RNA sequence: CGGGGUGUAGCGCAGUUGGUAGCGUACCUGCUUUGGGAGCAGGUGGUCGUCCGUUCGAGCCGGGCCACCCCGA
Numbered sequence: 001c002g003g004g005g006u007g008u009a010g011c012g013c014a015g016u017u018g019g020u021a022g023c024g025u026a027c028c029u030g031c032u033u034u035g036g037g038a039g040c041a042g043g044u045g046g047u048c049g050u051c052c053g054u055u056c057g058a059g060c061c062g063g064g065c066c067a068c069c070c071c072g073a
Base pairs, nucleotide, nucleotide: 001072002071003070004069005068006067007066010025011024012023013022019056027043028042029041030040031039049065050064051063052062053061
């Protein structure tokens, strides 16, 4: 320098054909327990890397940029 992949909650990941952003874990509260832990129930937490475009509507489609990984030179 060229090509490809990935970027979504603190962490690990889903998200189908564009139509209300989810799961597990963690965290908080309650129940249970002498207490802790475990278990059960409920709850909080998101500018979807960033900017622009297409569209009535974008996590999803198109383009630029950034970060990381892989391959080639």
A computed fold for a 73-nucleotide RNA from a Bacteroidales bacterium, annotated as transfer RNA. The sequence was found in a public genome assembly. It matches the Rfam family "tRNA". It is annotated as a transfer RNA.